[in-house]
Context: one part of a larger RNA
RNA sequence: CAAUCAUUAAGGAACUCGGCAAAAUGACUCUGUACCUUCGGAAUAAGGAGGGCCAUUAUUAUUAAUAUAGGUGAAAUAUACUAUACUAAUAGUAAGAGGAAUCAUAAAAUAGUGUUGUACGACUGUUUAAUAAAAACACAGCACUCUGCAAAGAUAAAAAAUCAAAGUAUUGAGUGUGAUGUCUGCCCAAUGUCGGCUGGGUAACGGAUUUACCUUGGUUAUUAACUGAGGUUUUGAAGGAUACCCCGAUUAAUGGCGGCCUUACCUAUGAGGGUCCUAAGGUAGCGAAAUACCUUGGCCGUUAAAUGCGGUCCUGCAUGAAUGACUUAACGAUACAACAGCUGUCUCGAUGAUUGUCUCA
Numbered sequence: 001c002a003a004u005c006a007u008u009a010a011g012g013a014a015c016u017c018g019g020c021a022a023a024a025u026g027a028c029u030c031u032g033u034a035c036c037u038u039c040g041g042a043a044u045a046a047g048g049a050g051g052g053c054c055a056u057u058a059u060u061a062u063u064a065a066u067a068u069a070g071g072u073g074a075a076a077u078a079u080a081c082u083a084u085a086c087u088a089a090u091a092g093u094a095a096g097a098g099g100a101a102u103c104a105u106a107a108a109a110u111a112g113u114g115u116u117g118u119a120c121g122a123c124u125g126u127u128u129a130a131u132a133a134a135a136a137c138a139c140a141g142c143a144c145u146c147u148g149c150a151a152a153g154a155u156a157a158a159a160a161a162u163c164a165a166a167g168u169a170u171u172g173a174g175u176g177u178g179a180u181g182u183c184u185g186c187c188c189a190a191u192g193u194c195g196g197c198u199g200g201g202u203a204a205c206g207g208a209u210u211u212a213c214c215u216u217g218g219u220u221a222u223u224a225a226c227u228g229a230g231g232u233u234u235u236g237a238a239g240g241a242u243a244c245c246c247c248g249a250u251u252a253a254u255g256g257c258g259g260c261c262u263u264a265c266c267u268a269u270g271a272g273g274g275u276c277c278u279a280a281g282g283u284a285g286c287g288a289a290a291u292a293c294c295u296u297g298g299c300c301g302u303u304a305a306a307u308g309c310g311g312u313c314c315u316g317c318a319u320g321a322a323u324g325a326c327u328u329a330a331c332g333a334u335a336c337a338a339c340a341g342c343u344g345u346c347u348c349g350a351u352g353a354u355u356g357u358c359u360c361a
Stems, first nucleotide, its partner, number of pairs: 001356008010347002014345001019342001028050004036041001038179001053099002056095009066085005101105001113340007120332002125137002141177006153163003181326003185257003190254002192250005199245002205239001212232008258276005285319001286316001297313006
């Protein structure tokens, strides 16, 4: 000097990003226990008290002695046995300002810190083996879609086979949301899906028609012309789908949910009015929020002092309803803030022990 421990006056978080670390609490018995609540909980809530040993008193159990009564027997004595009373011993329980010793009696070890508010997630559970355990995933519940059985769906395609399932729509598969409670508004113009189909214009197909050349044959007036058959090439009419256009439905499908002007007996505000655009113009709820730029927003509380936290307001840059909205008891090695206790975290250091380093031999 380092590591690991122990103690520390006065103060007690002033330390620090942050009470990180340490300290404190701790088991049992008795007592006592709030808000809130889904009436189960919350709860070991919180907050108090006690203890070992000896004796006393009360009481319980067992054992033993004594007394009385019953009992068996034809009868007597004695006895086993039963009940009651009393005494003693042992063990236990309880009570009390009983007593003695110790620094200390749950004498060691083991062995919850507690309370309050807010956010998020209902909960138990799962996860990045070796930097993330969470507010992420899952979840029960809710909703939608597909699926009539050779089911839908899965095994890359095709075939077969298998799973689904030795199941049968209260089934099975997929998607979203995420207990419960109160709710879930408007928009089908776009994209998607489903259904329809009088009409339109098409795809593949179709091959009417059409160009040129080659091979071969025929006729004839034979360097040529006409013509039959075959092949190659070219043109591509009519017709033509359950697809598309079209018509309609559908959002717990993908998604979206305005602007300007004006107005009520001071001012302010704007219930109301006008106008433009739109498929429709954000409803209930919540709101400086895990979302608020301006911003350390205004006010109140907490503090001596607060860019924090809680409550409230609403001027929501850019909240908002299963991409769920708002609550919510219980729960959480979750995040934030506060209080009590506690302490070497600190003011501000100090001392001691063990081990190692170091110096000398």

Predicted 3D model of a 361-nucleotide part of an RNA (large-subunit ribosomal RNA, domain IV) from Penicillium ucsense. It matches the Rfam family "Bacterial large subunit ribosomal RNA". Gene Ontology terms of the family: ribosome and structural constituent of ribosome. Its mean pLDDT, the model's own confidence on a scale to 100, is 82. The RNAcentral record of the full RNA draws on Rfam. NCBI's taxonomy places the organism under Eukaryota, Opisthokonta, Pezizomycotina, Eurotiomycetes, Penicillium.